Predicted 3D model of a 348-nucleotide part of an RNA (small-subunit ribosomal RNA, central domain) from Adiantum capillus-veneris. The coordinates come from a structure-prediction model, not an experiment, and the mean pLDDT is 86. NCBI's taxonomy places the organism under Eukaryota, Viridiplantae, Tracheophyta, Euphyllophyta, Adiantum. It matches the Rfam family "Bacterial small subunit ribosomal RNA". Its family is annotated with structural constituent of ribosome and ribosome in the Gene Ontology. The RNAcentral record of the full RNA draws on Rfam.

Context: one part of a larger RNA
RNA sequence: UUGGGCGUAAAGCGUCUAUAGGUGGCUCCUUAAGUCCUCUAUCAAAUCCCAGGGCUCAACCCCGGACAAGCGAUGGAAACUACUGGGCUCGAGUAUGGUAGGGGCGAAGGAAAUUUUUGAUGGAGAGGUGAAAUGUGUAGAUAUCAAAAAGAACACCAGAGGCGAAGGCACUCUACUGGGCCGACACUGACAUUGAGAGACAAAAUCUAGGGGAGCCAGUGGGAUAGGACCCUAGUAGUCCUAGCCAUAAACAAUGGAUAUUAAUCACUACGCGUAUCGACCCGUGCAGUGAUGUAGCUAACGUGUUAAAUAUCCCGCAUGGGGAGUACGUUCGCAAGGAUGAAACUC
Numbered sequence: 001u002u003g004g005g006c007g008u009a010a011a012g013c014g015u016c017u018a019u020a021g022g023u024g025g026c027u028c029c030u031u032a033a034g035u036c037c038u039c040u041a042u043c044a045a046a047u048c049c050c051a052g053g054g055c056u057c058a059a060c061c062c063c064g065g066a067c068a069a070g071c072g073a074u075g076g077a078a079a080c081u082a083c084u085g086g087g088c089u090c091g092a093g094u095a096u097g098g099u100a101g102g103g104g105c106g107a108a109g110g111a112a113a114u115u116u117u118u119g120a121u122g123g124a125g126a127g128g129u130g131a132a133a134u135g136u137g138u139a140g141a142u143a144u145c146a147a148a149a150a151g152a153a154c155a156c157c158a159g160a161g162g163c164g165a166a167g168g169c170a171c172u173c174u175a176c177u178g179g180g181c182c183g184a185c186a187c188u189g190a191c192a193u194u195g196a197g198a199g200a201c202a203a204a205a206u207c208u209a210g211g212g213g214a215g216c217c218a219g220u221g222g223g224a225u226a227g228g229a230c231c232c233u234a235g236u237a238g239u240c241c242u243a244g245c246c247a248u249a250a251a252c253a254a255u256g257g258a259u260a261u262u263a264a265u266c267a268c269u270a271c272g273c274g275u276a277u278c279g280a281c282c283c284g285u286g287c288a289g290u291g292a293u294g295u296a297g298c299u300a301a302c303g304u305g306u307u308a309a310a311u312a313u314c315c316c317g318c319a320u321g322g323g324g325a326g327u328a329c330g331u332u333c334g335c336a337a338g339g340a341u342g343a344a345a346c347u348c
Base pairs, nucleotide, nucleotide: 005318006317007302008301012316014201015200016199017198021194022193023192025088026087027086028085031082033081034080035077036076037075040072042070049065050064052062053061054060091191092188093187094186096183097182098181099180103177104176106174108172109171110154114150115149116148117147118146119145120144121143125136162169163168207244208243209242210241211240215239216238220234221233222232223231256315257314258313259312260311261310264293265292266291267290268289269288271286272285273284274283297304298303321348322347323346330341331340332339333338
């Protein structure tokens, strides 16, 4: 390298868009590049193979013949791939009528809780723990009531439920806006798929500038403990907003994307049809999705199993013993922190 691999053993890029490239539906025609066939030129000698001969045999030597991939020339074949020119509608898309949704983004509004402040009542503890103490309170706490302010998060509904490419998304209403699904079939006519480079998005934490700061709370100061953490008390950065940066996560379903085929049963969600009804449900069924069990098959086993890890095809990514090491060096990106790319010696 090939064979063989990538859920858990090494191995699926965090996700998507898309360039080059690869691959690509049905049908007719053309050409003959790939493909196949005939004939031909060449592929030095020696060697190898076959036949004959010479050294007493053999090795060895001599002579003749044959083989020959490949690269060319000529003449043909036209099934497949490709090419040229037509056609088709099942793939794909557009238009149209519906429909569900925490999809995105901006604005407005809301109630509960918490904390603080002010006022009132009241008068000694309250808080905290396994037990305590630090801290807090007669300068009136805790508790109860009233008023005000602030910031953050949105109970119930809530579901194995929904939406989104992923990250993720939930109080209510609303402007703008993306995608999906379903139904009829009108239009285009293969316009598809994957995707090296490239670009976009990307939790939390960090960073820069300016705001904000109720609660929670790394680091930190105290208390407790024989003692580190756990525990308690106080509390900074942060958490929030705006504008940038960063580009990583057990970014997980540890499972790349697309297409087709292959037992059943049950549940839920959206839409359609039938049935039923006053109507809605129920029931049957189609399509799309989300789940549970499970046959065949697959798997080292666990398990997976029409949402495949089954059967096939296409394209991309990745791995090749453990450590050294996701380190060093170089390059590149970044304000930095660091990210990306990514070895070797040595050792077992």